A computed fold for a 372-nucleotide RNA from a Spirochaetia bacterium, annotated as Bacterial RNase P class A. The prediction has a mean pLDDT of 77. Rfam family: Bacterial RNase P class A. It is annotated as a ribozyme. The RNAcentral record of the sequence draws on ENA. The gene name in the source record is rnpB. The source organism's lineage runs through Bacteria, Pseudomonadati, Spirochaetota and Spirochaetia.
[in-house]
RNA sequence: AGUCGGGAGCGGGAGUUUGCGCGCGGGGUCGAUCCCAACGCGAGGAAAGUCCGGACUCCACCGGAAACGAUGCCGGGUAACACCCGGGACCGCCUCGCGCAAGCGAUGCGGGACGGAAAGUGUCACAGAGAAUAGGUUACCUCGGGCAACUGCGGUACAAGUGAAACGGCGGUGUAAAAGACCACCACGGGGCCGGCGACGGUCUCGAACGACAAACCCCAUCGGGAGCAAAAUCAAAAGUUUUCACAGGCUGCCUUCGGGCGGCCGGCAUCCGGCACGCGAAAACAGGUAGAUUGCUCGAGCGAAGCGGCAACGCCUCGCCCAGAGAAAUAAACUUCUGAACAGAAUCCGGCUUACGACUCUCGGCUGGUU
Numbered sequence: 001a002g003u004c005g006g007g008a009g010c011g012g013g014a015g016u017u018u019g020c021g022c023g024c025g026g027g028g029u030c031g032a033u034c035c036c037a038a039c040g041c042g043a044g045g046a047a048a049g050u051c052c053g054g055a056c057u058c059c060a061c062c063g064g065a066a067a068c069g070a071u072g073c074c075g076g077g078u079a080a081c082a083c084c085c086g087g088g089a090c091c092g093c094c095u096c097g098c099g100c101a102a103g104c105g106a107u108g109c110g111g112g113a114c115g116g117a118a119a120g121u122g123u124c125a126c127a128g129a130g131a132a133u134a135g136g137u138u139a140c141c142u143c144g145g146g147c148a149a150c151u152g153c154g155g156u157a158c159a160a161g162u163g164a165a166a167c168g169g170c171g172g173u174g175u176a177a178a179a180g181a182c183c184a185c186c187a188c189g190g191g192g193c194c195g196g197c198g199a200c201g202g203u204c205u206c207g208a209a210c211g212a213c214a215a216a217c218c219c220c221a222u223c224g225g226g227a228g229c230a231a232a233a234u235c236a237a238a239a240g241u242u243u244u245c246a247c248a249g250g251c252u253g254c255c256u257u258c259g260g261g262c263g264g265c266c267g268g269c270a271u272c273c274g275g276c277a278c279g280c281g282a283a284a285a286c287a288g289g290u291a292g293a294u295u296g297c298u299c300g301a302g303c304g305a306a307g308c309g310g311c312a313a314c315g316c317c318u319c320g321c322c323c324a325g326a327g328a329a330a331u332a333a334a335c336u337u338c339u340g341a342a343c344a345g346a347a348u349c350c351g352g353c354u355u356a357c358g359a360c361u362c363u364c365g366g367c368u369g370g371u372u
Base pairs, nucleotide, nucleotide: 001368002367003366004365005364006363007362008361009360010358012338013337014336015335016334017333018332020042021041022040023039026036027035028034044343048354049353051352052351053350054349055348056228057227058226059225068224069223070222071221072220073087074086075085076084077083088114090111091110092109093108095106096105097104098103115219116218120217121216122213123212124211137160138159139156140155141154143152144151145150168186169185171183172182173181188207189206190205191204192203193202194201195200232295233294234293235292240286241285242284243283244282245281247279249266250265251264252263253262254261255260268276269275302321303320304319305318307316308315309314
C1' cells in the first nucleotide's frame, strides 16, 4: 500500500424553482369548513420480518388444580423480556511450562437453548464378530493330534480391524498368555472441611464402577386469562317506530248568544253497503348506532450535553430542546455543485432480536506485496 474479516460512526451536504400534509397566527368575506400570501415542522437505521417483551384499551374473572405453552449455569440491569452486562464451568484453536506417559497447569482468542441421563421409557444409522445383559473376526497361550501346511479341547481380551462411539487411560507388578487381578499416578464419582452472595473453586478422604442423546418422551423449578388502535369512546345523517298536523273542500237553505249549529247538493280515495283509509309531505319524541365526523393520536420508560455512582449493562441529578401525525393515506419533482449512495417508505406507541444494505471516516486482527 492492497485485500478480507470484526467493531464503532455515518446513512448524503449546499443552493434555486415548483408542489403536497399538518400546525400557527394574519388578510379577503356578514361569517366560514372557501380563497390569498407568510412562518414553523415533515420517514428509517433498519420505518422490514411481525419473532419476543411491555404500555394502553375492551372483555372475562371467588380460589385452586389439571391440561397446554414458554423459559432453563450464577449474579446484576430493566417497566418487562427469549434482551443486555459481568462472572463460572465446558468445548475448540494458538503459544508456553511440568510430566517416562496418560495427563495437568498458564496467557490470549473464539463458541453456545449451559437444569436433570444416579426417577422411568425410548433411540444409537452405515460399517463391524460385538452398540449397553457386551462380544470373540483376526489374534496370543498351555495341552493333545499331524512329517508339514494346519487342526481339536480349554484359557485370554494385551494387540489388529470396523465405527461418531468398543464397557476408563498410563507406567509397573503379575502370568503359559493375560486382565483393576493387584499397585502408583491421571481421569471419574460419593462424602467432609475451607473460600465465594452464587454458579463454582481448592483440599482431604473413600470408591475399581457408572457409554451417548432430554432441539426424543419425560422429571424438576419458575412464569403465563383472552383479544387487539379494524382496541375503545363521543356525536350522529339516511332508513325505522310512535304521535300530531297538512295535502278537500266548495256552493246553498234555515236558526243564532255571531263563536257556530242543523240540513241539502257536488267532489276526492275506496266502494255492494258500511266507511275515511292507503300514499306523499312536514314537525316532534323514541330506540339502536350504519354513512360520516371527532377523540384515542403522539410530550414520550423522549432527545442532547455536562457532572456524579457503577468493572459494565445501567442509574441519579442539573441545564437545554420539541422532533411527521396522515386516513387510502402528504413527506415529492426538476436543475446546479461536491470524489459520491446501497437496502429501503411511518399508520397507536415504546424496549429488543433477526434479516437486508453501502460511498466514506475511525479502530482492531489476518493475509499478500513493496521499502528500510